[in-house]
């Protein structure tokens, strides 16, 4: 210096023909049991790395940044 590949709640992930943002594990509060373990049940937390840009609408498309992996020189 070129190309590809991820980034989404504390963690690890899915969402891909553009239309309601999701699981799992955690983390709260409750019930059930003799039990702070086990099993159900509900909640709380993310405006999808970052800034634009297309649209009536963008996590999804385009642009360009930044970080990590990786391939060619």
């Nucleotide at each position: 210096g070129g190309g590809g590949c991820a980034u989404u709640g504390g963690c690890g992930c899915a969402g891909c023909u553009g239309g309601g943002a999701g699981c799992g594990c955690g983390u709260u509060u409750g019930a059930a049991u003799g039990g702070c373990a086990u099993u159900c049940a509900a909640a709380a937390g993310g405006c999808c790395g970052u800034g634009g840009g297309u649209u009536c609408g963008a996590a999804u498309c385009c642009c360009a940044u930044a970080u990590g992996c990786u391939c060619c020189a």